[in-house]
Context: one part of a larger RNA
RNA sequence: UUGGGCGUAAAGCGCAUGCAGGCUGUUUUCUAAGUCGGACGUGAAAGCUCCUGGCUCAACUAGGAGAGGUUGUUCGAAACUGGAAGACUUGAGGAUGGUAGAGGUGAGUGGAAUUCCAGGUGUAGUGGUGAAAUGCGAAGAUAUCGGGAGGAACACCAGUGGCGAAGGCGGCUCACUGGGCCAUUCCUGACGCUCAGAUGCGAAAGCUAGGGGAGAGAACGGGAUUAGAAACCCCGGUAUUCCUAGCCGUAAACGAUGUCAACUAGGUGUAGGAGGUCAUUUACCCCUUCUGUGCUGCAGCUAACGCGUUAAGUUGACCGCCUGGGGACUACGGCCGCAAGGCUAAAACUC
Numbered sequence: 001u002u003g004g005g006c007g008u009a010a011a012g013c014g015c016a017u018g019c020a021g022g023c024u025g026u027u028u029u030c031u032a033a034g035u036c037g038g039a040c041g042u043g044a045a046a047g048c049u050c051c052u053g054g055c056u057c058a059a060c061u062a063g064g065a066g067a068g069g070u071u072g073u074u075c076g077a078a079a080c081u082g083g084a085a086g087a088c089u090u091g092a093g094g095a096u097g098g099u100a101g102a103g104g105u106g107a108g109u110g111g112a113a114u115u116c117c118a119g120g121u122g123u124a125g126u127g128g129u130g131a132a133a134u135g136c137g138a139a140g141a142u143a144u145c146g147g148g149a150g151g152a153a154c155a156c157c158a159g160u161g162g163c164g165a166a167g168g169c170g171g172c173u174c175a176c177u178g179g180g181c182c183a184u185u186c187c188u189g190a191c192g193c194u195c196a197g198a199u200g201c202g203a204a205a206g207c208u209a210g211g212g213g214a215g216a217g218a219a220c221g222g223g224a225u226u227a228g229a230a231a232c233c234c235c236g237g238u239a240u241u242c243c244u245a246g247c248c249g250u251a252a253a254c255g256a257u258g259u260c261a262a263c264u265a266g267g268u269g270u271a272g273g274a275g276g277u278c279a280u281u282u283a284c285c286c287c288u289u290c291u292g293u294g295c296u297g298c299a300g301c302u303a304a305c306g307c308g309u310u311a312a313g314u315u316g317a318c319c320g321c322c323u324g325g326g327g328a329c330u331a332c333g334g335c336c337g338c339a340a341g342g343c344u345a346a347a348a349c350u351c
Stems, first nucleotide, its partner, number of pairs: 003323004007305002012319001014201004021194003025088007033081002035077002038075002048066007091191001092188003095184005103177007110154001115149003119145003125136002162169002206247006215241002220236004258318006266296011300307002324351003333344004
């Protein structure tokens, strides 16, 4: 490289937007670049294969026949790919009317609880554990009552419930704002799919500057445990956790399953719409249908486990990735970063 693969054995980029590139719906006419197992002529000799001959044989060589030959010329074909012109509506998008939602950003606001502050009541313990001790407490703690301050998180509702591309999103109200779904079948008329590079978003921790700091709490100090205890348990406690602005760019960033499209048994829940039947009217119930999300399961697939219309089934388009273990999510170089480090990524050697 080919081949074969990528849920768990090595392997799907964390997610999206998207230029180049690749691929691209139905139909009519034209064209003839690709295409033609169409035609014509060309494609020297030698060489190759077969037959026959000449050197005593052979190598070598002479003659004959055959095979092969990229490309290009002219004429022809018109199904397919491409190109030109035109038409279409099912893909895609739009319009109109509805609809659910912790989707996002900003501002405001609420109650419970913890802690702290000052005061009242009140007296000797409290706290903590397997048991203790450190700690706190006659300078009056713990407990209890009402008052005040401040920060952070939002019990119940709450649900294999919802929303979002992923990360993620949960008290309430307001403002701004993104996407989805359903119905109508009104408009545009292939405007599409994927996407190297690129660009944006991206938990937690960490970094810079300025705030904030209740609780929790790396580091650190102390008390225990223990042979020891650099831990697990306890008492404290700084960074951090929170906000604003800017970096970082990584996670078991997981469904360990790339995106899009088509096709292929059922059963049973649940969430959001729409239509219909019955009826006194809405509703409930029931039936149908679209979209999402679960469980189970036929065929099929799979090494097995399992997957199974939300496929890991059957196919197509495009991208990414893998190629024995270690060395090595490393070195060197390059790019990025304030740093921490990130991205790209070997070899010797060894089994």
This is a predicted structure of a 351-nucleotide part of an RNA (small-subunit ribosomal RNA, central domain) from an uncultured prokaryote. The full RNA is in RNAcentral, with records from ENA.